[in-house]
């Protein structure tokens, strides 16, 4: 001087699944027969269905062991506890930049 790996931040890209049903609420809007009756919007809760790319959990080959059990053992695979299912927001992942650490050469 300084690559790769690692960590953090920023920018860009970035998918999936009901804008479903019920109940309540809102000095809200519309209709109008002025009634808490209907419709719309917002909001809280619940039911069923569904999705997986935050997180979480499970496991193969292999590893450990004289042998077996045990140990260890990944995921974008599986499970959906959590989370999510218009818009929105996107936690994985990819690229770029900046900073830090390590330090090959």
């Nucleotide at each position: 001087u300084g690559a790769a790996u690692c960590c953090g931040c920023g920018c860009g890209g970035g998918a999936g699944a009901g804008u479903u049903c019920c109940c309540g609420g809102u000095c809200g809007g519309c209709c109008a027969u002025u009634g808490c009756u209907g419709c719309c919007a917002c909001u809280g809760g619940g039911g069923c269905g569904c999705c997986g790319a935050a997180g979480g959990a499970g496991c193969a080959a292999g590893u450990c062991c004289c042998u077996c059990c045990c140990u260890u053992g990944a995921a974008u695979c599986u499970c959906u506890c959590a989370g999510g299912c218009a818009c929105a927001g996107u936690c994985a992942c990819c690229g770029c930049g900046c900073g830090g650490g390590c330090g090959a050469g």